A computed fold for a 72-nucleotide RNA from Aspergillus pseudoustus, annotated as transfer RNA. Its Rfam family is "tRNA". About the family: Transfer RNA (tRNA) molecules are approximately 80 nucleotides in length. The family's RNA type in Rfam is transfer RNA. Lineage of the source: Eukaryota > Dikarya > leotiomyceta > Eurotiales > Aspergillus subgen. Nidulantes.

Parts: sequence; structure tokens; C1' cells
RNA sequence: GGCCGAUUGGCCCAAUGGUAAGGCGUGGGACUCCUAAUCCCAAGAUUGCGGGUUCGAGUCCCGUGUCGGUCG
Repeated sequence: GGCCGAUUGGCCCAAUGGUAAGGCGUGGGACUCCUAAUCCCAAGAUUGCGGGUUCGAGUCCCGUGUCGGUCG
């Protein structure tokens, strides 16, 4: 340098072009003598960045950053 894959809350991981789901963690509560476990509730995402297409984009198109793989 060419090609392929990944990029989404603090972490992990989903999502036919039509309300961004779930787990862990975090905060509050219940339970308990106290903690842990368990249960309930809540907060937390400009979907890596910049553009484009579309009534509508995490998803399609262009450019680009980072990480991994592969070829030379």
C1' cells in the first nucleotide's frame, strides 16, 4: 500500500430504512440485626467523525479516524 471485519450508555451486546432492545455495572427502595443474595423502580446513547440520498438513516452512498485480520 491492496482487501476483509469491527466501531452503538462506564463495560458487553442486539436492532427489515419507521419509538435504539437486553445483560452487567450505577443510584434509590423492599427484604435483613448488618452485609451479601434476591425482588421492585429509576437514571444513563448527538449510534467514532464530516457530508450526501430519503418524508424518515445505527442501517444505504461518499470521504475520513481508530482497532483487528489477511495479502504483497